Annotation:
A computed fold for a 104-nucleotide RNA from a sheep gut metagenome, annotated as SAM riboswitch aptamer (S box leader).
């Protein structure tokens, strides 16, 4: 930078000791203990196995092996449509933008 997924799913553990939730604004979470760390656990991108395929694109298995991830839809909104509402607010619906993660 390219590309795929981001509505499911995971502990009433053990060190630790105040902050966390990407970033602004909201709202949340936390001494009934936050970050991080071990362990557990979930999931199945990579990697395997099996069968399809044979320009390209799949289906299924197992989880030992690289990642990930384990409060809240990526917790909500941030930009633009478009619909309702109906008098400027409020909803709801698509898209983009940022962000995490794989995998090149």
């Nucleotide at each position: 930078c390219u590309u795929a997924u981001c509505a499911a799913g995971a502990g009433c553990g053990g060190c630790g000791g105040a902050g966390g939730a990407a970033c602004a604004g909201g709202u949340c979470c936390u001494g009934u203990g936050a970050a991080g760390c071990c362990c557990g656990g979930c999931a199945a991108c990579c990697a395997u196995c099996a069968c399809a395929a044979a320009a390209g694109c799949g289906u299924g298995a197992a989880a030992c092996g690289g990642u990930g991830c384990u409060a809240a839809u990526u917790c909500c909104u941030g930009c633009g449509g478009a619909a309702a509402u109906c008098u400027u607010u409020u909803u709801u619906c698509c898209g983009a933008a940022a962000g995490a993660u794989g995998a090149g």

Its mean pLDDT, the model's own confidence on a scale to 100, is 84.
It matches the Rfam family "SAM riboswitch aptamer (S box leader)". Rfam's curators write: The SAM riboswitch is found upstream of a number of genes which code for proteins involved in methionine or cysteine biosynthesis in Gram-positive bacteria.